Record summary:
Model confidence (mean pLDDT): 87 of 100. Small-subunit ribosomal RNA, central domain from an uncultured bacterium, 350 nucleotides, folded computationally.

Context: one part of a larger RNA
RNA sequence: CUGGGCUUAAAGAGUACGUAGGCGGCUCGCCAAGUGUUUUGUGAAAUCCCUCGGCUCAACCGAGGAAUUGCAGGGCAAACUGGCGGACUUGAGGCAAGCACGGGCGCGUGGAACUCUUGGUGGAGCGGUGGAAUGCGUAGAUAUCAAGAGGAACGCCGGCGGCGAAAGCGGCGCGCUGGGCUUGCACUGACGCUGAGGUACGAAAGACAGGGGAGCGAACGGGAUUAGAUACCCCGGUAGUCCUGGCCUUAAACGAUGUCCACUAGGUCGGAGUCUCUCUGACGGGUUUCCGGCCGAAACAAAAGCGUUAAGUGGACCGCCUGGGGAGUACGGUCGCAAGGCUAAAACUC
Numbered sequence: 001c002u003g004g005g006c007u008u009a010a011a012g013a014g015u016a017c018g019u020a021g022g023c024g025g026c027u028c029g030c031c032a033a034g035u036g037u038u039u040u041g042u043g044a045a046a047u048c049c050c051u052c053g054g055c056u057c058a059a060c061c062g063a064g065g066a067a068u069u070g071c072a073g074g075g076c077a078a079a080c081u082g083g084c085g086g087a088c089u090u091g092a093g094g095c096a097a098g099c100a101c102g103g104g105c106g107c108g109u110g111g112a113a114c115u116c117u118u119g120g121u122g123g124a125g126c127g128g129u130g131g132a133a134u135g136c137g138u139a140g141a142u143a144u145c146a147a148g149a150g151g152a153a154c155g156c157c158g159g160c161g162g163c164g165a166a167a168g169c170g171g172c173g174c175g176c177u178g179g180g181c182u183u184g185c186a187c188u189g190a191c192g193c194u195g196a197g198g199u200a201c202g203a204a205a206g207a208c209a210g211g212g213g214a215g216c217g218a219a220c221g222g223g224a225u226u227a228g229a230u231a232c233c234c235c236g237g238u239a240g241u242c243c244u245g246g247c248c249u250u251a252a253a254c255g256a257u258g259u260c261c262a263c264u265a266g267g268u269c270g271g272a273g274u275c276u277c278u279c280u281g282a283c284g285g286g287u288u289u290c291c292g293g294c295c296g297a298a299a300c301a302a303a304a305g306c307g308u309u310a311a312g313u314g315g316a317c318c319g320c321c322u323g324g325g326g327a328g329u330a331c332g333g334u335c336g337c338a339a340g341g342c343u344a345a346a347a348c349u350c
Stems, first nucleotide, its partner, number of pairs: 004321003007304002012318001014201004021194003025088001027086005033081002035077008049065006091191001092188002094185006103177007110154001114150008125136002162169002206247001208245004215241002220236004258317006266295008275286003300305001323350003332343004
C1' cells in the first nucleotide's frame, strides 16, 4: 500500500456549527488539464527474456531481437472527470397562511407538604427497629388548633405522550426568543453533503467569590448488629444540594448503533397536520405528509436479534480498531486555581 472491520467479540468522537479538503442534480456550447489514440525523441552498456553462434557439453562468451511498463514534444478525438460561459427546477433555500410543543431566557405568582417561631387545648409519653438503644419530653414533648416565617420541589393530569443537536426540559401567568411540521406560491436557481484542525454547548460531582439554607445529607459523632463492623439498620449532622458570576469538561454522555442521500413486502398502535363525509359539532370513514412505538416477508447476522427508525442493498465524507496484562499509566507537550482533563508509549510478562 492492498485487504478486513466498529449493537453485544478490539473499535462511532458526548453533541452541534463550521474552515481547509473530499464528494456533488439536469441541459447546451466552448476549452482540452485529466483521459484515449497515433507519432517523434529519449529511456547508456551489462544483467533478465527470446533466437542464432563459439569453447567436445555446460558454466562462460559473441551477435541480433525483445523489454526497459517511464519522461518530454507534436497531431487527432471529446463520451466521462475538470475548467469557462449560458439555460433549467426536481436537491437546497425563500415567501405567505396555519398547527402542536415540559425547546431556551427573564419577571411575577399559587397551593399541598415539611421544618422552625409564637399562642391555645392537653398531660406522659413520643420516636425508632427484626428486636432495641442512642435521641426528644413535666423547663410540658408527641397529638391537635390558630397565626407567622423560611427554603426547596411541583401530586393528580402524565401517557412504550410532547419538545430539544446532545446534555436535558414538567404548578400557573406574562414578556422576549429558537427550532420543527402542514398547505399554497407567480420567488432564488445547485446556493448542496460531509467535515482534519477550530469554535460553541455539555448530567452529576468538584473548585473559587458572594448570597441562601426547609428537607435531604458525603465527612464526622453517637446507638445497635457482629468474632470484628472503619458497613448494611437507627438518632444526630458539616460540606453539598438552591441562587448569582466566572471555572472544571467528565459519564454505562447508551440505541453501547457517526452524519447525509437513494432504493427494498406488509400489519398495527400513538402524536401533529391535511382532504373528505355526516346534521353545527363531538364521533365515524377515507387519504396522504411528518414524528414516535410494537410485530414481522425477504435480506443480513456467530447467534441474540435487526428488519422503510436496518444491523438489508448501494453511494459521499469524517471518526475509530489491530491479542491479554503493563496502561488510558510513565515521560513530554498542552489546558486547569486545584482536583484533574486531553494527547499517549516502552521495557517486561502471558